[in-house]
Record summary:
Predicted 3D model of a 368-nucleotide RNA (Bacterial RNase P class A) from a Myxococcales bacterium. It is recorded under the gene name rnpB.

RNA sequence: UGGGUUGGCCGGACGAUCGCGCGGUUCCUUCGGGAGCCUCGAGGAAGGUCCGGGCUCCACAGGGCAGGGUGGUGGGUAACACCCACCCGAGGUGACUCGCGGGACAGUGCCACAGAGAACAGACCGCCUCGCAUGAGGUAAGGGUGAAACGGUGGUGCAAGAGACCACCAGUGCGGCGGGUGACCGUCGCAGCUCGGCAAACCCCACCUGGAGCAAGACCAGACAGUGAGCGUUCGAGGGCGGCCCGCCCGAGCUCACGGGUAGGUCGCUGGAGGAGGUCGGCAACGACCUUCGUAGAUGGAUGAUCGUCGAACGGGAGGCCGCAAGGCACCCGGGAACAGAACCCGGCCUAGAGGCCAGCCCGUCCG
Numbered sequence: 001u002g003g004g005u006u007g008g009c010c011g012g013a014c015g016a017u018c019g020c021g022c023g024g025u026u027c028c029u030u031c032g033g034g035a036g037c038c039u040c041g042a043g044g045a046a047g048g049u050c051c052g053g054g055c056u057c058c059a060c061a062g063g064g065c066a067g068g069g070u071g072g073u074g075g076g077u078a079a080c081a082c083c084c085a086c087c088c089g090a091g092g093u094g095a096c097u098c099g100c101g102g103g104a105c106a107g108u109g110c111c112a113c114a115g116a117g118a119a120c121a122g123a124c125c126g127c128c129u130c131g132c133a134u135g136a137g138g139u140a141a142g143g144g145u146g147a148a149a150c151g152g153u154g155g156u157g158c159a160a161g162a163g164a165c166c167a168c169c170a171g172u173g174c175g176g177c178g179g180g181u182g183a184c185c186g187u188c189g190c191a192g193c194u195c196g197g198c199a200a201a202c203c204c205c206a207c208c209u210g211g212a213g214c215a216a217g218a219c220c221a222g223a224c225a226g227u228g229a230g231c232g233u234u235c236g237a238g239g240g241c242g243g244c245c246c247g248c249c250c251g252a253g254c255u256c257a258c259g260g261g262u263a264g265g266u267c268g269c270u271g272g273a274g275g276a277g278g279u280c281g282g283c284a285a286c287g288a289c290c291u292u293c294g295u296a297g298a299u300g301g302a303u304g305a306u307c308g309u310c311g312a313a314c315g316g317g318a319g320g321c322c323g324c325a326a327g328g329c330a331c332c333c334g335g336g337a338a339c340a341g342a343a344c345c346c347g348g349c350c351u352a353g354a355g356g357c358c359a360g361c362c363c364g365u366c367c368g
Base pairs, nucleotide, nucleotide: 001364002363003362004361005360006359007358008357009356010355012310013309014308015307016306017305018304020041021040023038024037025036026035027034028033043339047350048349050348051347052346053345054344055213056212057211058210062246063245064244065243067209068208069207070206071205072086073085074084075083076082087101088099089098090097091096102204103203107202108201109198110197111196124143125142126139127138128137129136130135151169152168153167154166155165156164170194171193172191173190174189175188176187177186178185179184217267218266219265220264226258227257228256229255230254231253238250239249240248241247274293275292276291277290278289279288280287281286314334315333316332317331320329321328322327
């Protein structure tokens, strides 16, 4: 200096005027409220609502079945499908990246098209034997098809061939030894074992799993009008155990149609797995301790508008300084900020995003 890779951070600033919302305070008030002043007032994703938890209510005798979720190992955490570290596999020269990564000898099923044949296979061409020939038999070495055709090289063997047999290599399985908490790795021996893939097909295994959600839920205030039909009160309707069954419990009301009424307020509500800094432990995720800070709570839903000063990227000019050069710095003019926006609260993931800054590492080129 060029290219790449990973991680972190910022994501317009300041002032004035007007306006809006919560809260505090002073004054006025017809008690409904109004006016003045002060404090505070969106994000890294507040978003999608895809996971996980807190919180709230309902259900919490019991048993069985079904359903849902997770899936290499070890940690972290309140928990997770998240994060960290590692293992295995794939890609890359490399930094590094990617993996819905349990089981295919428990069973069932599927493998399009092409191809003769697609799973304990198969004779289309070829090769060999017989035969004049049509043809019959043998053969998986060679060709062809395909995503995939039942290990590779060399030899023995044979009519031609073939793990049929042998040596070596690769893989798989079993066993021993060594390392590691473990996934797993290394090494030695044995077995011709070499009978593929798909579980994001059913399924099997291990572990986890009640339901609904702040329109949860609680309180205050307020309104109204019932009528008809059906079923039922121990011969028990209906309801609960939020999928079903057994079983258990409650039980005098339940269902339908027509008609009538309310739809206001308060709490929940923001101090919480909280932010910042430091020390210590840990490879890390993270944890422990200390100090310090006070920082939105709307409910048709506030958080805005205008002006001024500045202002990054970017575009143009001029040819000043440095440099051999590529280029860098300085000057002048223009230019003017993406995605978006709380609604009970947190931890994640994913998606959107004009741009900018910083750091680690890798591969190359040049100079010393």
Overview:
The source organism's lineage runs through Bacteria, Pseudomonadati, Myxococcota, Myxococcia and Myxococcales.